[in-house]
Context: one part of a larger RNA
RNA sequence: UGACGGGGGCCCGCACAAGCAGCGGAGCGUGUGGUUUAAUUCGACGCAACGCGAAGAACCUUACCAGGACUUGACAUGCUAGUGGUAGGACUCUGAAAGGGGAACGACCCGCGAGGGAGCUAGCACAGGUGCUGCAUGGCUGUCGUCAGCUCGUGCCGUGAGGUGUUGGGUUAAGUCCCGCAACGAGCGCAACCCUUGUUGCUAGUUAGGAUAUCUAGCGAGACUGCCGAGACAAACUCGGAGGAAGGUGGGGAUGACGUCAAGUCAGCACGGCCCUUACGUUCUGGGCUACACACACGCUACAAUGGGCGGUACAGAGGGUAGCAAAGGGGUGACCCCGAGCCAAUCCCACAAAGCCGUCCUCAGUUCAGAUUGCAGGCUGCAACCCGCCUGCAUGAAGUCGGAGUUGCUAGUAACCGCAGGUCAGCACACUGCGGUGAAUAUGUUCCCGGGCCUUGUACA
Numbered sequence: 001u002g003a004c005g006g007g008g009g010c011c012c013g014c015a016c017a018a019g020c021a022g023c024g025g026a027g028c029g030u031g032u033g034g035u036u037u038a039a040u041u042c043g044a045c046g047c048a049a050c051g052c053g054a055a056g057a058a059c060c061u062u063a064c065c066a067g068g069a070c071u072u073g074a075c076a077u078g079c080u081a082g083u084g085g086u087a088g089g090a091c092u093c094u095g096a097a098a099g100g101g102g103a104a105c106g107a108c109c110c111g112c113g114a115g116g117g118a119g120c121u122a123g124c125a126c127a128g129g130u131g132c133u134g135c136a137u138g139g140c141u142g143u144c145g146u147c148a149g150c151u152c153g154u155g156c157c158g159u160g161a162g163g164u165g166u167u168g169g170g171u172u173a174a175g176u177c178c179c180g181c182a183a184c185g186a187g188c189g190c191a192a193c194c195c196u197u198g199u200u201g202c203u204a205g206u207u208a209g210g211a212u213a214u215c216u217a218g219c220g221a222g223a224c225u226g227c228c229g230a231g232a233c234a235a236a237c238u239c240g241g242a243g244g245a246a247g248g249u250g251g252g253g254a255u256g257a258c259g260u261c262a263a264g265u266c267a268g269c270a271c272g273g274c275c276c277u278u279a280c281g282u283u284c285u286g287g288g289c290u291a292c293a294c295a296c297a298c299g300c301u302a303c304a305a306u307g308g309g310c311g312g313u314a315c316a317g318a319g320g321g322u323a324g325c326a327a328a329g330g331g332g333u334g335a336c337c338c339c340g341a342g343c344c345a346a347u348c349c350c351a352c353a354a355a356g357c358c359g360u361c362c363u364c365a366g367u368u369c370a371g372a373u374u375g376c377a378g379g380c381u382g383c384a385a386c387c388c389g390c391c392u393g394c395a396u397g398a399a400g401u402c403g404g405a406g407u408u409g410c411u412a413g414u415a416a417c418c419g420c421a422g423g424u425c426a427g428c429a430c431a432c433u434g435c436g437g438u439g440a441a442u443a444u445g446u447u448c449c450c451g452g453g454c455c456u457u458g459u460a461c462a
Base pairs, nucleotide, nucleotide: 001462002461003459004458005457007456008455009454010453011452012451013450015446016445019410020409021408022407023406026301027300028299029298030297031296032295033294034292035291042053043052064287065286066285067284068283069282070281073126077125078124079123080122081121082120083119088105091102092101093100094099108117109116110115128276129275131274132273133272137270138269139265140264141263142261144259149188150187151186152185153184154183155164156163157162168179169178170177194253195252196251197250199221201219203217224247227241228240229239230238231237303403307362308361309360310359311358312357313356319350320349321348324343325342329338330337331336369400374395375394376393377392378391379390380389416438417437418436419435420434421433422432
């Protein structure tokens, strides 16, 4: 000087408390451990691994396993030699395919007409490696933490490590600002500048019966404790007021200081070293990543009457669409099928939002709750749904009657409930990322638990 303390003081945070909804019990989905396996590819492991890489494993992907094949190679560059019946190649034999064998036909570009190039064949340099090392690395990322800190120049103090500034008194969300002070200044952070949301104006355009309204796009304005009152030296703070759509960083986002964890990633990419080179490379078929006594993590659906079934009826936002979205019409109980208008989209479509409201049945039961599981019959995608997809109809009708110790999220248009869309994607979403609809309760407070900031104190730790 730091770090640490079941030392002290001050302060903050959904940290506790006050509340609401959960998880932990059940069934199912997904991930992980373990076990099993020919293989169940690899990585991630307290917070900060475990719906994580993976924004989507039937083949492919795919890295794993079994078997069949290739060896200048699936891919790149260079050199040498050969090659017009050459490159390519219908068709054909073998085969699970890859591969191997045969084969009608049969080329291209430049050109000074010598030749050169491309392709192919043979050979040589080399290619190739998701093989190892994230403790050799770059880059990127997580985390403490959007916490308020981390430093420098000159000066001053100290033999020196170092200190001072950055401490103190106030104040703030903030090392924010004010006052004081052997310090005076400055930098990276804070804040502001950026995006979005809430308000309005102008201009242009769309729709329309209505062009001043609404909506969309572009551009600007607006909020600064600026004004007033009370308290105070200042900074500020508290209470109230005016104006205003909005009031004291208005709400949300982006933005992550010096550094910490030899944190994560050699499997995104790059790259040093090491290793393999008829194989640890490449290719194909099939299998596996989907196993299953079990354990954990994150979710979905429920256990019902604030509900379930049926019928009627209302109101969004944000997105996507040409190998696409597909209306209307017709068929089917339905998934879906046929036909196909329109739309490269403020024009057409996906697209009926759902909870809600109205009516009606059910009346407390393992039920008209719940829907797992299983059987049969179908639909869709796709060469192909056996391993191993999703959906529909009929039948079946399991556990479950609110969950131990414990534990999570959340302070307002939030939680909770409700649906919609998108990316990935042939198909596959209870996940993820967005979007709107309905819309609460509680906060006396900082003693305690957890994490953090500043000052101070102890230390046999660095």